RNA sequence: GGACCGUUAGUGUAGUGGUUAACACGCCUCCCUGUCACGGAGGAGACCACGGGUUCGACUCCCGUACGGUCCG
Numbered sequence: 001g002g003a004c005c006g007u008u009a010g011u012g013u014a015g016u017g018g019u020u021a022a023c024a025c026g027c028c029u030c031c032c033u034g035u036c037a038c039g040g041a042g043g044a045g046a047c048c049a050c051g052g053g054u055u056c057g058a059c060u061c062c063c064g065u066a067c068g069g070u071c072c073g
Stems, first nucleotide, its partner, number of pairs: 001072007010025004018056001027043005049065005
């Protein structure tokens, strides 16, 4: 330098054009327990890396940029 893949709550992931973006762990509150842990119930937390484009409508499709990864040279 080229090709491809990825970027979504604190962490790991799901979500293949249409309702207020889902799950697990973690966090907070309550219950349980003599206390902690375990278990049970509830709650907060991501406007989806950034900028454009397509569309009535974009996390989703297209282009560019940044970062990370794999391969090629």

The RNA shown here (transfer RNA) has 73 nucleotides and comes from a Candidatus Kerfeldbacteria bacterium. Its Rfam family is "tRNA". Rfam classes the family as a transfer RNA. Lineage of the source: Bacteria > Bacteria candidate phyla > Candidatus Kerfeldiibacteriota. RNAcentral records the identical sequence in 2 taxa. The sequence is in RNAcentral, with records from ENA.